[in-house]
RNA sequence: CGCGGGGUGGAGCAGCUGGAAGCUCGCGUGGCUCAUAACCACGAGGUCCUGGGUUCGAGUCCCAGCCCCGCAA
Repeated sequence: CGCGGGGUGGAGCAGCUGGAAGCUCGCGUGGCUCAUAACCACGAGGUCCUGGGUUCGAGUCCCAGCCCCGCAA
């Protein structure tokens, strides 16, 4: 050099045939409790790896690049 998979809040992952981003855990506040854990409610936190293209519209499609994992050599 070749082939495949992946990159999305702090962590682990969804996101279907393009219509604009959610789940679990964690974190914060409040409730409950004598108190803590558990449980319940609410909230904060996202340039969706980077750049370009297509489109009315891109996490999703196309091109190039970067990084991680695996296969082959």